A computed fold for a 351-nucleotide part of an RNA from a metagenome, annotated as small-subunit ribosomal RNA, central domain. It matches the Rfam family "Bacterial small subunit ribosomal RNA". The family has 99 seed sequences and 42,628 matches in Rfam 15.1.
[in-house]
Context: one part of a larger RNA
RNA sequence: CUGGGCGUAAAGGGCGUCUAGGCGGCUCUACUAAGUCAGAUGUGAAAGCCCUGGGCUCAACCGAGGAAGUGCAUCUGAAACUGGUGGGCUUGAGUACUGGAGGGGGCAGCGGAAUUCCCGGUGUAGAGGUGAAAUUUGUAGAUAUCGGGAGGAACACCAGUGGCGAAGGCGGCUGCCUGGCCAGAUACUGACGCUAAAGCGCGAAAGCGUGGGGAGCAAACAGGAUUAGAUACCCUGGUAGUCCACGCCGUCAACGAUGGGUGCUAGCUGUAUUGGGUGUUGACCCCCGGUGUGGCGAAGCUAACGCAUUAAGCACCCCGCCUGGGGAGUACGGCCGCAAGGUUAAAACUC
Numbered sequence: 001c002u003g004g005g006c007g008u009a010a011a012g013g014g015c016g017u018c019u020a021g022g023c024g025g026c027u028c029u030a031c032u033a034a035g036u037c038a039g040a041u042g043u044g045a046a047a048g049c050c051c052u053g054g055g056c057u058c059a060a061c062c063g064a065g066g067a068a069g070u071g072c073a074u075c076u077g078a079a080a081c082u083g084g085u086g087g088g089c090u091u092g093a094g095u096a097c098u099g100g101a102g103g104g105g106g107c108a109g110c111g112g113a114a115u116u117c118c119c120g121g122u123g124u125a126g127a128g129g130u131g132a133a134a135u136u137u138g139u140a141g142a143u144a145u146c147g148g149g150a151g152g153a154a155c156a157c158c159a160g161u162g163g164c165g166a167a168g169g170c171g172g173c174u175g176c177c178u179g180g181c182c183a184g185a186u187a188c189u190g191a192c193g194c195u196a197a198a199g200c201g202c203g204a205a206a207g208c209g210u211g212g213g214g215a216g217c218a219a220a221c222a223g224g225a226u227u228a229g230a231u232a233c234c235c236u237g238g239u240a241g242u243c244c245a246c247g248c249c250g251u252c253a254a255c256g257a258u259g260g261g262u263g264c265u266a267g268c269u270g271u272a273u274u275g276g277g278u279g280u281u282g283a284c285c286c287c288c289g290g291u292g293u294g295g296c297g298a299a300g301c302u303a304a305c306g307c308a309u310u311a312a313g314c315a316c317c318c319c320g321c322c323u324g325g326g327g328a329g330u331a332c333g334g335c336c337g338c339a340a341g342g343u344u345a346a347a348a349c350u351c
Base pairs, nucleotide, nucleotide: 003323004322005321006320007305008304012319014202015201016200017199021195022194023193025089026088028087029086030085031084032083034082035081036078037077038076039075040074041073042072043071050066051065052064054062055061092192093189094188095187096186097184098183099182100181104178105177106176107175108174109173110172111155116150117149118148119147120146121145122144126137127136163170164169207248208247209246210245211244212243216242217241221237222236223235224234259318260317261316262315263314264313267296268295269294270293271292272291273290274289275288276287277286300307301306324351325350326349333344334343335342336341
């Protein structure tokens, strides 16, 4: 390489978007003849292999003839399939219309509870903390309680196995701007589709740069305990940081450890949302359908566990990835980054 694979054994890219490329609807139609198929001609050296008969007393061996040589080129022909060109179609895809659900995104404003701090009132000896304590705090009046004020961060209940988003992720309320999705009924376009190397964009937390902000929490750090020790677990403090704006970083158990698309293959049950129907007409219940999200299970699959119309079943198309363990996601080089580092990615050696 071929092959075989990728939920847990090595292996799905963190996610999207799009270019090249690959693949592509209809028993529709005409032409073409590149692929495809048939025939012919040329070529496919000799030797060898295979067949026939021959020569060494046989054989090995040798010489002769034939066949084969799956290939290539040219010519002639076929036109079902693939491709190409023209025409047509509506089921795939899309547009318009009417409704609908939603923590989808961005910006601005507003609200209450709580913590902390400050001011004032009441009030007096403790408070705090723990397994027990101590560090800490308090007669310079704390803790508790009442009133007032400041400031920052997060939004209890609702809340759900629930919703939205491509993923990361998204939760107080209001307004403005904005993306996607679903259902229904028609009309229109007429294959406009799927996937996607490279590229581009998004991307938790931590971290970095500049400037703000800083209530609570809290790496580092300090102290108190515990302990044989305790550079920890527990306690009292506490700085970066956590928050905002702008710019970087580009990673993760970025997980469903499961790439995307299409079609097909028993059911039962819950839930969110939407359309229709029977009956009541009350926002209810019941039945049928769509979309999403859960539980359990048939066939089938699986090494087993398990998966099972949200497949890990049956098939096709495209991309990514794997190929014994360690060395190593390391070195070197390239590219990116302010740095931290990221990405691409070996070998010697060893088992």